Predicted 3D model of RNase P RNA and transfer RNA as a complex of 451 nucleotides. It holds a member of the Rfam family "Bacterial RNase P class A". Its family is annotated with ribonuclease P activity, dimeric ribonuclease P complex and tRNA processing in the Gene Ontology. By type it is a ribozyme.

């Protein structure tokens, strides 16, 4: 200087006019009091890093308490973290890349069963198409010293080559053979069992024996270990107005399906069809809450001090224009440095809430670290 | 706001359970044949990145993540 990796902030500023919601004070005006509505006026606050997809997980609520099997569903390497996790950290294996350093549904295929079209001889404890071989047997045939010796079938061997496929039953070198093979041997690779060693552990490192090799898929069933009761603020509760009631059920309802238990059972339930309303308050804003420091911990995190209070709507508030500066592009002038003129300012926006993932994002900023080149 | 559920030729579906060349049925679309003409009928034929983007496997409409788009239900 150039390429790149992690990790972290921020995501326009500032004024000035208009306006929107909310909360608290004050004035005023309605209603019958408490006290409630309403209008101005002030003072406070007022979107996110993803508010978003609703993809896990919790807190809360309610189902006559959620117990027991069976069946569903998740999850899946090892250790921690946490209120929980399909979430974090940190580690170990396998992948990538020269490095920083990224990925990874990563239990179990020597428990069962099951799948692998097409090509291809052959696809699961398989096979012989082309190739290689003619020792055994056996037939013809030629020579011929009458015993063989050559050639050709046949009945065979062999699986080293070729060839197919995503995969073809370890590799390489030698012995061996008719021809050839783990058939035999040496080394290597892999599996498995056994012992040591170091680790909490997943696993690694060594050593000795095995039998020769035992393959793929479990994001096919399944097998083994943990986990889960359903629903979901339109939960669910109060009040207020208004309406018209009818049928079904008698072992019937609820309690995820299914079965045992359980629990309710007549002024009662639960289901259907009709009718009415389409108003108000709670939930609902102090929380597994931010800032900051110390302390443990490689971290994720936990503990403690000290501070702060920080959106609450219900047809849904958070906005409109102007000027200033700032960032992006384009163009024009210029050697340049800069001016000038046009345009533009990202994803998207709360709706119990809280942790997480994932997904969209214009630009900007700090911190580390790697590679490569060039100079000192 | 919550709970589901569909995307396959031009439209409507089947196929997705158990992965095996993208395969089919209706209707419409193009050509012939029949008809004096239509239409209906016969015959032949054309048209698919199975909504889209990864993954798993040998092989994905189909398993499995994520993403868009459209529909239902819920006081």
């Nucleotide at each position: 200087c150039g390429a790149g990796c992690c990790c972290g902030u921020c995501g326009g500023a500032c004024g000035g006019c208009c306006g929107c919601c909310a909360u608290g004070u004050g004035u005023c005006g309605c209603c019958u009091u408490c006290g409630g509505c309403g209008a101005c006026a002030c003072a406070u606050g007022g979107a996110g890093g993803a508010a978003a997809g609703u993809c896990c997980g919790g807190a809360c609520u309610c189902c006559a308490c959620a117990g027991g099997g069976c069946a569903g569903g998740g999850u899946g390497c090892u250790g921690g973290a946490u209120a929980a996790c399909u979430u974090c950290c940190a580690g170990g294996c396998g992948g990538g890349g020269u490095g920083a350093c990224c990925c990874g549904a990563c239990g179990g295929a020597a428990a069962g069963u099951g799948c692998a079209g097409c090509a291809g001889a052959g696809a699961g404890c398989a096979g012989a198409c082309c190739g290689c071989c003619u020792a055994c047997g056996u037939c013809g045939g030629a020579c011929c010293u009458c015993g063989g010796u050559c050639c050709g079938g046949c009945c065979g061997g062999c699986a080293a080559g070729g060839g197919u496929g995503a995969a073809a039953c370890g590799g390489c070198g030698g012995u061996g053979u008719a021809a050839g093979a783990g058939a035999c041997c040496a080394c290597c690779a892999g599996c498995g069992u056994c012992a040591u060693c170091g680790g909490c552990g997943a696993c690694g490192g060594u050593g000795a024996c095995g039998g020769c090799u035992c393959g793929g898929c479990a994001a096919a069933c399944c097998c083994c270990a943990c986990c889960c009761g359903g629903a979901g603020c339109a939960a669910g509760g109060c009040c207020a107005a208004g309406c018209a009631g009818g049928g079904a059920c008698g072992u019937c309802g609820g309690u995820u399906g299914c079965c045992c238990g359980c629990c309710g059972u007549a002024u009662g339930g639960u289901c259907c069809c009709g009718g009415g309303u389409a108003g108000g308050c709670c939930g609902c804003a102090u929380g597994a809450g931010g800032g900051u420091c110390c302390u443990g911990g490689u971290a994720a995190c936990a503990g403690g001090g000290c501070u702060c209070c920080c959106a609450g709507a219900u047809g849904g508030a958070u906005g409109g224009c102007c000027g200033u500066c700032g960032g992006c592009u384009g163009u024009c002038g210029g050697c340049a440095a800069c001016g000038g003129c046009a345009g533009u300012c990202a994803c998207a926006g709360a709706a119990u809430c809280c942790g997480g993932c994932u997904u969209a994002c214009a630009g900007a900023c700090g911190g580390g670290c790697u590679c490569g080149c060039a100079u000192c | 706001g919550g709970u589901c559920c569909u995307g396959u030729g031009g439209u409507g579906c089947a196929g997705u359970u158990u992965g095996g060349a993208g395969u089919g049925c209706a209707c419409a679309c193009c050509g012939c044949c029949c008809u004096g003409u239509c239409a209906a009928g016969g015959c032949g034929g054309a048209g698919g990145c199975c909504g889209c983007g990864g993954g798993u496997u040998c092989a994905a409409a189909u398993c499995c993540c994520g993403u868009c788009a459209g529909g239902a239900c819920c006081g």